[in-house]
A computed fold for a 75-nucleotide RNA from an uncultured delta proteobacterium, annotated as c-di-GMP-I riboswitch aptamer.
The model forms 94% of the base pairs in the Rfam consensus.
Rfam family: c-di-GMP-I riboswitch aptamer. About the family: GEMM was predicted in a large-scale screen for bacterial structured RNA regulatory elements.
RNA sequence: GAAUGACAAAGCCAAACCACGAGCGACCGUGGGACGGAAAGUCACGGGUCUCCAUGAGAUAGCCGGAUUGCCGAA
Numbered sequence: 001g002a003a004u005g006a007c008a009a010a011g012c013c014a015a016a017c018c019a020c021g022a023g024c025g026a027c028c029g030u031g032g033g034a035c036g037g038a039a040a041g042u043c044a045c046g047g048g049u050c051u052c053c054a055u056g057a058g059a060u061a062g063c064c065g066g067a068u069u070g071c072c073g074a075a
Stems, first nucleotide, its partner, number of pairs: 005072001012037002017032005035062001041068003045065003048060005
């Protein structure tokens, strides 16, 4: 340094649901809340699924794969 991931340490994120707001909608944002997560950080490149003012446009990264960045240092 890389792979890897512990009855380790410091932390991090936040499902469902509720309130408010935006959107035609999928869904998103803020606050609360924790089901869980070693990338549940980021990217819509490939596949899947979903939506619609539908032959196109959009959503989903906490669906799978891929790319890229990052904390710690046991076996």